[in-house]
Annotation: RNAcentral holds the full RNA, with entries from ENA. The part of an RNA shown here (small-subunit ribosomal RNA, 3' major domain) has 474 nucleotides and comes from an uncultured prokaryote.
Context: one part of a larger RNA
């Protein structure tokens, strides 16, 4: 000087209460434990691993397993030599891979030679193989918590100390005032992005409020409300009145679209945890070098008594069914998006119009609304599992895919002990798009619709922060 304390003080935060809706019990879907496995490939393990790396395991990916097989090698440079590259074929095999038939002799050129291709020998290659506790970079968490320091001065014999404490105030070490300290740096906050309200300019490919013109019909036409997109305005405790030390800043009103950080993101300060990642890539060490390296088939990563986390569906009448009729955002589309029409109960299939997109399309928003039904029941709830018939992707759905339609109708009547999110356009609920991606979402991002309840308060539970005190701790 820390660090701890079932010491004190003061303060904060969905911590804690005040409430809303959940997990925790069922089904299943996912992700892990442990058991099996020829192999279930490898990491991630309190918070800060467990729908995590995986934005998508049927081959492929694939690292694993089993069987074939290759050894200058699938890939990189040098490389003697030899030949265009290439494209078309048969047989044998599970395929890798042997054995052949045919076609075809090119382009560039300083004529030395290059492109490209097979190749001897060698040098190496080559490894997702070990060490994240050798290491870069990156990442998480304390924590968006208000802290972390420095430089001269001054105190101390040092270690250190002061500035940082104190009084008041903030969401902040934020200010303000006192002051052996004066400054100053990383941090805070602001500059940065959307949002929320006008104003100018633009005026197609969107839009049509009103006033006109037209047409069977349709923004179709003059014309600019609105939307769009770039440029400004606008909030700053600026204004008043109370509180305070006359400060700092609090409390209240005024105009305002919006008030005291409006709102919502990016934005992570010195440092902890030998946290994580050698399988993202980089890289010391060490270890494989006819394999721990490469190719292929096939099969696993999908096992399933069994535990556990994260979801999804429901247990219903504020519901289900069925029949009308509404009113979004945001995205993505040329190896694409695919309309309308006709087929099929449906998944789909035809079909080929637009579109390279404010233009055509995915594309029907869906809760809620209106009308009728069910009447409290394991049911007209609730959909697991099973059997049949189909669709589509794709060489190929057996192991292992998604949907559809017919039948079948498990468990399940709100869920111990415990234990999680949330403070407002949020909580709850409703469905919509993207990425990945042939094909495979209940996960991930994300956009909008419907839209709540309570916060007295800080005694208690957790986690931070100052400041003080004890210490046999470093």
């Nucleotide at each position: 000087u820390g660090a701890c304390g079932g010491g004190g003080g003061c303060c904060c935060g969905c911590a804690c209460a005040a409430g809303c809706g959940g997990u925790g019990g069922a089904g299943c879907a996912u992700g892990u434990g442990g058991u099996u496995u020829a192999a279930u490939u490898c990491g991630a393990u309190g918070c800060a691993a467990c729908g995590c790396g995986a934005a998508g395991a049927a081959c492929c990916u694939u690292a694993c397993c089993u069987g074939c097989c290759c050894u200058u090698g699938a890939c990189a440079u040098u490389g003697a030599c030899a030949g265009a590259a290439c494209c078309c074929u048969g047989a044998a095999g599970a395929g890798a891979u042997u054995c052949g038939g045919g076609g075809g002799u090119g382009c560039c050129u300083u004529c030395g030679g290059g492109c490209c291709u097979g190749g001897a020998a060698a040098a190496c290659a080559g490894g997702u193989g070990c060490u994240g506790c050798a290491u870069g970079g990156c990442u998480g968490u304390c924590g968006u918590c208000a802290g972390c320091u420095c430089g001269u001065g001054u105190c101390g014999u040092g270690a250190g100390a002061u500035g940082u404490u104190g009084g008041g105030u903030u969401a902040a070490g934020u200010c303000c005032c006192g002051u052996a300290a004066c400054g100053a740096g990383c941090g805070c906050a602001a500059c940065c992005c959307u949002u929320a309200u006008c104003c100018u300019u633009a005026c197609u490919u969107g839009c049509c409020a009103g006033c006109a013109c037209g047409u069977a019909a349709u923004g179709g036409u003059a014309g600019g409300a609105u939307u769009u997109a770039a440029g400004g305005a606008g909030a700053c405790u600026g204004c008043c009145g109370g509180u305070g030390a006359u400060a700092a800043a609090c409390c209240g009103g005024a105009g305002g679209a919006a008030g005291g950080u409006g709102g919502g993101g990016a934005c992570g300060a010195c440092g902890u945890c030998a946290a994580g990642u050698c399988a993202u890539u980089a890289u010391g060490g060490c270890c494989c070098u006819u394999a721990c390296g490469a190719c292929c088939u096939g099969g696993g990563c999908u096992a399933c008594a069994c535990a556990c986390g994260u979801g999804c569906u429901a247990c219903a009448a504020u519901g289900g069914c069925a029949g009308g009729a509404a009113c979004a955002g945001a995205g993505g589309g040329a190896c694409g998006c695919g309309a309308a029409g006709c087929c099929g109960u449906g998944a789909g299939g035809u079909g080929u119009a637009g579109c390279u997109a404010a233009u055509c399309c995915c594309a029907g928003a869906a809760u809620a609304c209106c009308u009728g039904u069910c009447g409290u029941a394991g049911u007209c709830c609730g959909g697991a599992u099973u059997g049949g018939a189909g669709u589509c992707u794709g060489c190929a759905a057996c192991u292992c895919g998604a949907c559809u339609c017919c039948a079948u109708g498990a468990a399940g009547u709100c869920g111990g002990a415990a234990u999680c999110g949330c403070u407002a356009g949020u909580a709850a609920u409703c469905g919509c798009g993207a990425a990945u991606c042939a094909g495979a979402a209940u996960g991930u991002c994300g956009c909008g619709g419907u839209g709540a309840a309570u916060a007295c308060g800080u005694u208690c539970c957790c986690g931070g922060g100052c400041c003080u005190u004890g210490u046999a701790c470093a």

Description: Its Rfam family is "Bacterial small subunit ribosomal RNA". Gene Ontology terms of the family: structural constituent of ribosome and ribosome.